[in-house]
RNA sequence: GAAGCAGGUCGGUCUGCCGCGCCGCAAGGUGAGGAAAGUCCGGGCAGCACAGAGCACCACAGCGGUUAAUGGCCGUCAGGCAGUAAUGUUUGGUCACUGCUACAGAGACGAGUCGCCUUCGGGCGGGUGAAACGAGCAUACUGUGGGCUGCAAUUCCAAGUAAACCAACGUCUGAGCGUUGCUCGCGCGAGUUGGAGGGUAGGAUGCGAGAGAAGCACGUGGUAACACGCGACUCGAGAUUAAUGGCAGACGCCCGCAAGGGUACAGAACCCGGCUUAUAGACCUGCUUUUAAU
Numbered sequence: 001g002a003a004g005c006a007g008g009u010c011g012g013u014c015u016g017c018c019g020c021g022c023c024g025c026a027a028g029g030u031g032a033g034g035a036a037a038g039u040c041c042g043g044g045c046a047g048c049a050c051a052g053a054g055c056a057c058c059a060c061a062g063c064g065g066u067u068a069a070u071g072g073c074c075g076u077c078a079g080g081c082a083g084u085a086a087u088g089u090u091u092g093g094u095c096a097c098u099g100c101u102a103c104a105g106a107g108a109c110g111a112g113u114c115g116c117c118u119u120c121g122g123g124c125g126g127g128u129g130a131a132a133c134g135a136g137c138a139u140a141c142u143g144u145g146g147g148c149u150g151c152a153a154u155u156c157c158a159a160g161u162a163a164a165c166c167a168a169c170g171u172c173u174g175a176g177c178g179u180u181g182c183u184c185g186c187g188c189g190a191g192u193u194g195g196a197g198g199g200u201a202g203g204a205u206g207c208g209a210g211a212g213a214a215g216c217a218c219g220u221g222g223u224a225a226c227a228c229g230c231g232a233c234u235c236g237a238g239a240u241u242a243a244u245g246g247c248a249g250a251c252g253c254c255c256g257c258a259a260g261g262g263u264a265c266a267g268a269a270c271c272c273g274g275c276u277u278a279u280a281g282a283c284c285u286g287c288u289u290u291u292a293a294u
Base pairs, nucleotide, nucleotide: 001290002289003288004287005286006285007284008283009282010281012251013250014249015248016247017246018245020031021030022029023028033265037276038275040274041273042272043271044270045150046149047148048147052184053183054182055181056180057146058145059144060143061142062076063075064074065073066072077092078091079090080089081088082087093141094140098138099137100136101135113126114125115124116123117122155204156203157202165195166194167193168192169191176188177187178186179185214234215233216231218229219228220227221226252263253262254261255260
């Protein structure tokens, strides 16, 4: 210098004119991400429930650690595959029963071809094949776990109506509801379910220390994930058919000799921790292979 592997950071700025949302008396302040996406997981929070047992369904499965928790993350062990390598990807409980396994082979859960021996019960050896009283896998078995709904949740206020009508069941003989699904059991329970019809769909809350399992700096422990201590250093919109914009100019960055071209993926709707997917490009750190010179 070239080609790769792993991890991380950034991914825009200024000015002018016009136009928006929120806070504020005003002055003024402030307004979308690393994925906000997918809705695949786990939670916080809110409401209801909580009594188990059996069967079923789903998920997980080496060992250890971490976390609020997880199917996440970290370390480590033993295998398979790819690569020269750095690495990447994948598998991992059990095999007593049940089932499945291409080709070859007589035969792949018990079958016995060929040869030798035989006390006629059987034994030994050859050939085929990855494997011949074995192997692998799972729909088989074991262990652990799994309440429901979701900000359109929830709580409150205002207004309005038809708290009315019909049918069935029910209040001792308990309708219906809840308990992952079903059954039994248990709990709540005086109304419930169905039909036809009437009224309303408005405001606040949830969402203002915006506040946290929060981020960042420092220190200690740990291989690491992470934990503890300390600092008060930082903390951003709150829409509700949905604001955060449009136009113009200049700059920054990248490619190019120049002219010139490019500037990605994309947009909050309660919040957080993961996973997956998309991404023009630029930069940083460590490692591997190779080339040249000294």

Overview: This is a predicted structure of a 294-nucleotide RNA (Bacterial RNase P class A) from a Paludibacteraceae bacterium. The RNAcentral record of the sequence draws on ENA. Taxonomically the source falls in Paludibacteraceae (Bacteria, Pseudomonadati, Bacteroidia, Bacteroidales). Of the family's consensus pairs, 98% are formed in the model. Its Rfam family is "Bacterial RNase P class A". By type it is a ribozyme.